Context: one part of a larger RNA
RNA sequence: CUCUCGCUAAGGAACUCGGCAAAAUGGCUCCGUAACUUCGGGAGAAGGAGUGCUUGAGUUGACUGGUUCGCCAGUCUAGCGAAAGCCGCAGUGAAAAGGCCCAUACGACUGUUUACUAAAAACACAGGUCUGUGCUAAAUCGUAAGAUGAUGUAUACGGACUGACGCCUGCCCGGUGCUGAAAAGUUAAGGAGAGGGGUUAGAGCUUAGGCUCGAAGCUCUGAACCGAAGCUUCAGUAAACGGCGGCGGUAACUAUAACCGUCCUAAGGUAGCGAAAUUCCUCGUCGGGUAAAAUCCGACCUGCACGAAUGGCGUAACGAUAUGGGCACUGUCUCAGCGAGAGACUCG
Numbered sequence: 001c002u003c004u005c006g007c008u009a010a011g012g013a014a015c016u017c018g019g020c021a022a023a024a025u026g027g028c029u030c031c032g033u034a035a036c037u038u039c040g041g042g043a044g045a046a047g048g049a050g051u052g053c054u055u056g057a058g059u060u061g062a063c064u065g066g067u068u069c070g071c072c073a074g075u076c077u078a079g080c081g082a083a084a085g086c087c088g089c090a091g092u093g094a095a096a097a098g099g100c101c102c103a104u105a106c107g108a109c110u111g112u113u114u115a116c117u118a119a120a121a122a123c124a125c126a127g128g129u130c131u132g133u134g135c136u137a138a139a140u141c142g143u144a145a146g147a148u149g150a151u152g153u154a155u156a157c158g159g160a161c162u163g164a165c166g167c168c169u170g171c172c173c174g175g176u177g178c179u180g181a182a183a184a185g186u187u188a189a190g191g192a193g194a195g196g197g198g199u200u201a202g203a204g205c206u207u208a209g210g211c212u213c214g215a216a217g218c219u220c221u222g223a224a225c226c227g228a229a230g231c232u233u234c235a236g237u238a239a240a241c242g243g244c245g246g247c248g249g250u251a252a253c254u255a256u257a258a259c260c261g262u263c264c265u266a267a268g269g270u271a272g273c274g275a276a277a278u279u280c281c282u283c284g285u286c287g288g289g290u291a292a293a294a295u296c297c298g299a300c301c302u303g304c305a306c307g308a309a310u311g312g313c314g315u316a317a318c319g320a321u322a323u324g325g326g327c328a329c330u331g332u333c334u335c336a337g338c339g340a341g342a343g344a345c346u347c348g
Base pairs, nucleotide, nucleotide: 001343002342003341004340005339006338007337008336010334011333014332019329027051028050029049030048031047036041038164052086053085054084055083058080059079061076062075063074064073065072066071087091099327100326101325102324103323104322105321106319107318111123112122127162128161129160130159131158132157133156139148140147141146165314166313167312168311170244171243172242175241176240177237178236179235180234181233184232185231186230190226191225195221196220197219198218199217202213203212204211205210245263246262247261248260249259272306273303284300285299286298287297288296
């Protein structure tokens, strides 16, 4: 010097990203216990007092005896226990055994998760909604047989989203999707086969080389016409995917604009919340807290770029969650010192 421990004057978070680590609290009995609340909780809230040993008044329980049925006496055992006394620095004398409070965010909760850097605000959850499915169910696995669903039957089962509870969940169906409708348009394979081509038995012509026409058969091609779903079309549907404006003017100080005009749109963001886990400008402005505050809390609203089951806003309880503040406590620090053990080091 390193590691693991023990102690420390005065101060007590001045340390630090941050009280990380350590200290402190701690058992039992009694007293006492706030806001808030879903009336269950919160709560071991918080905050206090006691705690050893000796003697032990008193008190009752069980049993026995007596009894005037009120009780009395005795024995035994286990308690409770006033009061007095004794010792130590110290009595749950060692060990083991919550630190607490206030406010905010997120998630209701218990639970689950990245086996080996993440335990969370992520996942799940009960509850809510939509949607499919009438039973040989839908859905899923399998080429199939078959199986799960389910030895269930719409108070059931599958899928999707949301996520206790409370108050609520606004407007838009133009686009995309889904559902339904069916008149018309378009439309494949296929059917159909008008027409056209090739070949040539034969016929005609011939300069005798060939040329022209050409049935049947075989073959190539092929128009009209018939022809489903789909698409076009018309409706519905947003707890389906999603979306939810701009400009100009106006009130008797100024400012602002309840009001008016105009353009565009499918409709122009309602309630609630808001510098927020969302705010760039920004350390916004005001208030609180501090001597001093980029954090925090309460407001304001100018929301770059909140917003209603991709849920909105609240919310008791809960959380090895995150943030800020306080009490207690301390070697975290001012600022370091001493001690113990194990290493390192020297010798062997």
Molecule: large-subunit ribosomal RNA, domain IV
Organism: marine metagenome